Predicted 3D model of a 1505-nucleotide RNA (small-subunit ribosomal RNA) from a metagenome. It matches the Rfam family "Bacterial small subunit ribosomal RNA". Its mean pLDDT, the model's own confidence on a scale to 100, is 84.
[in-house]
RNA sequence: AGAGUUUGAUCCUGGCUCAGAUUGAACGCUGGCGGAAUGCUUUACACAUGCAAGUCGAGCGGCAGCGCGGGGCAACCUGGCGGCGAGCGGCGAACGGGUGAGUAAUGCAUCGGAACAUGUCCAAUCGUGGGGGAUAGCCCGGCGAAAGCCGGAUUAAUACCGCAUAAGCCCUAAGGGGGAAAGCCGGGGACCGCAAGGCCUGGCGCGAAUGGGUUGGCCGAUGUCCGAUUAGCUAGUUGGCGGGGUAAAGGCCCACCAAGGCGAUGACCGGUAGCUGGUCUGAGAGGAUGAUCAGCCACACUGGGACUGAGACACGGCCCAGACUCCUACGGGAGGCAGCAGUGGGGAAUUUUGGACAAUGGGGGGAACCCUGAUCCAGCCAUUCCGCGUGAGUGAAGAAGGCCUUCGGGUUGUAAAGCUCUUUUGUCCGGAACGAAACGGUCUGCGUGAAUAGCGCCGACUACUGACGGUACCGGAAGAAUAAGCACCGGCUAACUACGUGCCAGCAGCCGCGGUAAUACGUAGGGUGCGAGCGUUAAUCGGAAUUACUGGGCGUAAAGCGUGCGCAGGCGGUUUUGUAAGCCAGAUGUGAAAUCCCCGGGCUUAACCUGGGAAUGGCAUUUGGGACUGCAAGGCUGGAGUGUGGCAGAGGAGACUGGAAUUCCUGGUGUAGCAGUGAAAUGCGCAGAUAUCAGGAGGAAUACCGGUGGCGAAGGCGGUUCUCUGGGCCUUACCUGACGCUGAGGAGCGAAAGCGUGGGGAGCGAACAGGAUUAGAUACCCUGGUAGUCCACGCUGUAAACGUUGGGCGCUAGGUGUGGGGACCUUCCACGGUUUCCGCGCCGUAGCUAACGCAUUAAGCGCCCCGCCUGGGGAGUACGGCCGCAAGGCUAAAACUCAAAGGAAUUGACGGGGGCCCGCACAAGCGGCGGAGCAUGUUGCUUAAUUCGACGCAACGCGAAGAACCUUACCAAGGCUUGACAUUGCCCGGAAACACUCAGAGAUGGGUGCCUCUUCGGAUCGGGUGACAGGUGGUGCAUGGCUGUCGUCAGCUCGUGUCGUGAGAUGUUGGGUUAAGUCCCGCAACGAGCGCAACCCUUGUUCAAUGUUGCCAGCACGCUCCUUCGGGGGUGGUGGGGACUCAUUGGAGACUGCCGGGGUCAACUCGGAGGAAGGUGGGGAUGACGUCAAGUCAUCAUGCCCCUUAUGUCUUGGGCUGCAAACAUGCUACAAUGGCCGGUACAGAGGGCUGCGAUACCGCAAGGUGGAGCGAAUCCCUAAAAGCCGGUCUCAGUUCGGAUUGGGGUCUGCAACUCGACCCCAUGAAGUCGGAGUCGCUAGUAAUCGCAGACCAGCAACUCUGCGGUGAAUACGUUCCCGGGCCUUGUACACACCGCCCGUCACGUCACGAAAGUCGGCAACACCCGAAGCCCGUGGCCCAACCAGCUUGCUGGGGGGAGCGGUCGAAGGUGGGGCUGGCGAUUGGGACGAAGUCGUAACAAGGUA
Repeated sequence: AGAGUUUGAUCCUGGCUCAGAUUGAACGCUGGCGGAAUGCUUUACACAUGCAAGUCGAGCGGCAGCGCGGGGCAACCUGGCGGCGAGCGGCGAACGGGUGAGUAAUGCAUCGGAACAUGUCCAAUCGUGGGGGAUAGCCCGGCGAAAGCCGGAUUAAUACCGCAUAAGCCCUAAGGGGGAAAGCCGGGGACCGCAAGGCCUGGCGCGAAUGGGUUGGCCGAUGUCCGAUUAGCUAGUUGGCGGGGUAAAGGCCCACCAAGGCGAUGACCGGUAGCUGGUCUGAGAGGAUGAUCAGCCACACUGGGACUGAGACACGGCCCAGACUCCUACGGGAGGCAGCAGUGGGGAAUUUUGGACAAUGGGGGGAACCCUGAUCCAGCCAUUCCGCGUGAGUGAAGAAGGCCUUCGGGUUGUAAAGCUCUUUUGUCCGGAACGAAACGGUCUGCGUGAAUAGCGCCGACUACUGACGGUACCGGAAGAAUAAGCACCGGCUAACUACGUGCCAGCAGCCGCGGUAAUACGUAGGGUGCGAGCGUUAAUCGGAAUUACUGGGCGUAAAGCGUGCGCAGGCGGUUUUGUAAGCCAGAUGUGAAAUCCCCGGGCUUAACCUGGGAAUGGCAUUUGGGACUGCAAGGCUGGAGUGUGGCAGAGGAGACUGGAAUUCCUGGUGUAGCAGUGAAAUGCGCAGAUAUCAGGAGGAAUACCGGUGGCGAAGGCGGUUCUCUGGGCCUUACCUGACGCUGAGGAGCGAAAGCGUGGGGAGCGAACAGGAUUAGAUACCCUGGUAGUCCACGCUGUAAACGUUGGGCGCUAGGUGUGGGGACCUUCCACGGUUUCCGCGCCGUAGCUAACGCAUUAAGCGCCCCGCCUGGGGAGUACGGCCGCAAGGCUAAAACUCAAAGGAAUUGACGGGGGCCCGCACAAGCGGCGGAGCAUGUUGCUUAAUUCGACGCAACGCGAAGAACCUUACCAAGGCUUGACAUUGCCCGGAAACACUCAGAGAUGGGUGCCUCUUCGGAUCGGGUGACAGGUGGUGCAUGGCUGUCGUCAGCUCGUGUCGUGAGAUGUUGGGUUAAGUCCCGCAACGAGCGCAACCCUUGUUCAAUGUUGCCAGCACGCUCCUUCGGGGGUGGUGGGGACUCAUUGGAGACUGCCGGGGUCAACUCGGAGGAAGGUGGGGAUGACGUCAAGUCAUCAUGCCCCUUAUGUCUUGGGCUGCAAACAUGCUACAAUGGCCGGUACAGAGGGCUGCGAUACCGCAAGGUGGAGCGAAUCCCUAAAAGCCGGUCUCAGUUCGGAUUGGGGUCUGCAACUCGACCCCAUGAAGUCGGAGUCGCUAGUAAUCGCAGACCAGCAACUCUGCGGUGAAUACGUUCCCGGGCCUUGUACACACCGCCCGUCACGUCACGAAAGUCGGCAACACCCGAAGCCCGUGGCCCAACCAGCUUGCUGGGGGGAGCGGUCGAAGGUGGGGCUGGCGAUUGGGACGAAGUCGUAACAAGGUA
């Protein structure tokens, strides 16, 4: 410090997710040791049991219990002593310990303040005199189950109460008045006393007052969470006067008076929450948090209350009410673990009913000492942090085993074993701490004092005290001995293979894996990371600049209010003086300690502990400064405004008015249509329309001018005239003197539609009706037509109210156009030129921007103010509130859900977008298919099987260039199991083959005969056994190879350079041209490659050579036919010949080369000449990058999977030929351009020895007999057919057509039944030119005619592949259909239009809203009741101290109390409201859910933008 994820790819925006650190954690797996620390985050839920606050006999009376002493024989007596239960009294119990419920301020933090208190402590001052009356306890009696209570008698005090005194103190009218106390314990010389003791002295106490310290109470300022869908709150409320009350100020309380106080700088209300030092994170700023430790606060079962006290409204005190629990004899009582342990419960989850007061601290005491679950220790838990170990060295036969493997090996791996060492931890043995110093005792000295008592202090010596703990630590012994796991391994993210599984099981933080080859699931091997831990989950910060103060944005991604005015607020020109609030500098105080940081120290180190320092951004006080902001005062003119003089304008409101046009009415002319559309129809019209002329009515809108022209804040504004009125611009520089900008709330304006009331209504026209269109058509189109559109008044308040761009000011190159002004030059005037201000546009530099683009009218550079945004959906929705007559508007969430949603640009693809161009693509033609019959293929059906594959073009006369058996893969039946076939190891055998024969459908089995070679190892063969064979079984979506197709279309790319952030672009686009990315020109491109073309084959012309089996012009011969005997014809048969044809080989020829026109004097094109051929001459071969997961595992090869007495193999028979139907491709026809009969002519290319087979003969024929010639330029197949000549048929289901069927044959073959072909005779069906639609072809082509070959025994061939014969028509042209190429445009497509995608309905799941109601919660309000208690009052009742009186034990007074009454008052009750939550029949929309229904709204002009 970043990374993954939106896309085909890119940049951006933007969310989601990850890597880090952390935790009082929990869970899973695992677990050796030690140190340090932490440990109910949940039910402030309920608690059994034990302990957690006592102590003092030196305050008191006493003495139950224990011990000692004394007396006593003993029982027993005796407080004499040590001491001490209970009691009175003192101090403490208000600390310490726990918890965080409440609390948003009565709290906390920081800094200040004045009107206070303060036990114990310190310092210094003054006192401490003299009396009195009670009461616990003890004793006696009584009640009660108990808790406990009552009565009587008696007694003490440092308990209680007067009196005396008063230095301070308090009150005061300044004269005066008032108010205290307590003793106890030591020591002691003189003196006194019977004694106790007095007395003196010391200590501890007591009272009063002063000062201090400490602690506490109170007040102020600042800071301190969320919600405005909480906007108004407040009657003790705000203030005053006077009282009361308190320790103390104060409405704290009361009476009276006034009407205030708080609030958008957020009152009130609601929700949540203890606050802080700190802790976690972060670079910081921040964010989150408030366990342990420390400070403060609050609470102690819930609520209320006071008492005592220095201090409490009191955790282990009291009273009352409530809930709960326990005891009970039912009458009544007891209790409060949020102390330490512990229990139950809750929960994912949190420890021992331990030891000790040894230390530190606290309470009491003079002290010893006692108490102390504070504390110190120990125990439990890997909960966290830190440290250590589980061994070290050597060791290659790279062992065994495991895993993988290309079978060679690799890896685990120096790892192990083995050898040599070490001994931390653990085990055993032994030693053994620090923490401990005090108090105490003894002895000097000092102080007090009369004192060598006593007490206090300094010092020396000395005794005692350890829970932890026989622990840390140290020494020794044996011995590698006692000690490794967890997660991960697709990317992010370090680490890969095998097997299993087969969209299953499962994984997953995000993207995403899994549908038979999973590095992603599970297991194993291996590896990576960390390590006594490792992962997961939860949570916080970070990354996230993703709330942006540091540090973001708003044209199109989310985001500028529709627009101006304007209160508050924010900001504000220039100058002078003052001030000092902000600001700057210094000093002082504070900012607790701990923590963090730095430097040291102590534990073997570290964690941890500890000393010092630094820091603590803050607050306060004070001393200076005076720039800037503010404030105060005074100036200035540049901002702003006013004045003078001009100018333009659909700016606004009202009134009047004109012409054109539509419609309607009246009349005239006039006749059959008009209107409307893609085409029609509805509609109008013979009752006279449309058309046309004249007149009239009425409403609305204002042609031309008219313009990226003008005006206005926006909405918006358009005939003319008048009235009223707002704003702007220019000029001038007179006046004012900062008067300014923005603007939350607020109040105005605000298109269209809509609403209300009243008018108006020509045209247009939602709704509606009809006609069309359509599968439907509640639409688009047409004919009508109501609201409305218009006017007046009122409401509504929204728009893609858009420049999708808030307002203001300043600055930053230009060019050009246009509207309104001014100045100057020029001119006779006009035009024109220059310049300046204001507006409206275009282009463009810098700059900005993700890009597109913006660019002085900024989206540039700055300042000020306002508004708004923070992933998509849910949703601008619900609820609440405000507004509205309603419609609705404004404000505005959440649950849930997704990993995207988006912007700009790129490359493609696509478009019922555009441009250019091509192709038998259309058109122009010729001939077909689609109808019939048959053949063949396919689907479907059938079947035991009808084997399999191929499915738009690009499957369907296709694989198959040939299924009777075989083929054959299918079915039935019968057999075999190392196998029909290959290689090889081992064992056995002597046969096997062959021939004959038997059984059988055959395979096969049985029998007989025959009995190999040899180098004796064996070979061949058979049987057995092990490896293995075999598979037309699966997967063409695991593959190779081959092929089809776009398409013989002209395209597809690369290097370097350049442009762009980038994907990419450029080149390859453009202007021409071509069959062509063919070539030329131009150009930020320059070159190159694969394609095109050419090179190859064939054909067309010619030349040369060669000349058999080819050829025969000329010469000769032979044979043969005819003859008028002269001769002629035929025959390459022969001799010869090479002329010609032909064959073979090699050349030539054609290149836009020549001429002319066009063209950029380029490419090229048009015309012409010559030429056999002319612009690629015709044909073929040749198929770029790629597309279709196209086809083929059944040609072959091949991975993986599957079968192994069967999915292998052999055999017989059957099937692939099955037939209601449909399709495809063909053949033959329907006839006269024909059929039939007869005669007759002319090819090319092929094939042939298991072959072709001549002449001849037989048969009507298929064919047969026979066998010349030929391995073929020689022989044969071989007859070419259409054609031509002649004849016949005469338009009909025929002399067309030949299906079908009967009979008879031929040939092939082991065999023609299923199931061959052909021949003859007979039969003679459909069919009379084919609907919608559709196919081929542009010249030797179509059409038509035959011939040959392949496969093959034969053949269903009418197929396929070739060959020649005869031989046309037409192309104006590119609008349209189809396909393709290039450029461009739009796109929400990229699996790419066979795309994407919307809404209803139906089903399932989930969350939410509404809902008659119903059940709770919270806080207030009104009233009722009113406990305890404080305060107030009080007849009667009760009372020791003090006072008075006298009757000396009684009365009265003072004072107090119980009881009663009153104010206040908790809980409770009643009531109506408020806020909030749960449930709720039903209902509403929403989200999500591999393959449901209906349509097709959007994306292309998306087919109506």